[in-house]
Predicted 3D model of a 72-nucleotide RNA (transfer RNA) from Prosthecobacter vanneervenii. Rfam family: tRNA. Rfam describes the family as follows. Transfer RNA (tRNA) molecules are approximately 80 nucleotides in length. Rfam classes the family as a transfer RNA. The RNAcentral record of the sequence draws on ENA and Rfam.

C1' cells in the first nucleotide's frame, strides 16, 4: 500500500432513524462495636474528529484519527 472490524459513562458492552442503557464501579443511608457482604436511593455521556443525506442520525454516506485482524 489495498481490504475488514472497531471506537457509546470511571472498566466491560448492549442499542440496526424517533426520549442513549445494562452491568462492575463511585456517592448517600440502613445494618455491623468495625469492616465486608447484603438491601435501599443517587451519580453518572459534546456516542473518536469533521462534512453530508434525513422533518429527525449513536445508527445511513463520505473524510480524517487512533487500535486489532489479514493481503501484498
Nucleotide at each position: 500500500g489495498c481490504g475488514g472490524c472497531g471506537u457509546u459513562a470511571g472498566c466491560u458492552c448492549a442499542g440496526u432513524g424517533g426520549u442513549a442503557g445494562a452491568g462492575c464501579g463511585g456517592c448517600u443511608g440502613c445494618u455491623u462495636u468495625a469492616c465486608a457482604c447484603g438491601c435501599a436511593g443517587u451519580u453518572g455521556g459534546u456516542c473518536g474528529g469533521g462534512a453530508g443525506u434525513u422533518c429527525g442520525a449513536a445508527u445511513c454516506u463520505c473524510u480524517c484519527a487512533c487500535g486489532c485482524c489479514g493481503c501484498a